[in-house]
């Protein structure tokens, strides 16, 4: 690093608008609420100092917040 299995959270918010014969449903935008397990970011002893250095911990830029897909981690096998 593939390829199989499993794999969590967190409003099917509201408000406009497009669609549509209307309605449902779907998209797009604005407000807010909220997740943290892609990924990014930041911190401790360990040692008298200085340097360097983790997370599933903090942060919430990104992402994500019916369902799908994806996810960090496991377990097999190559």
């Nucleotide at each position: 690093c593939c390829g199989c299995a499993g794999g969590a959270g967190a409003g099917a918010g509201u408000c406009a608008g497009c669609u549509u014969u209307a309605g449902a449903g779907g998209c797009u935008g604005g407000c807010c609420g909220c997740c943290g397990a892609a990924g990014g970011c930041g911190c401790a002893a360990a040692c008298u100092c200085c340097c360097a250095u983790a997370a599933a911990c903090g942060c919430u830029c990104a992402g994500g917040c019916u369902a799908a897909a994806g996810u960090a981690c496991u377990g097999c096998g190559g």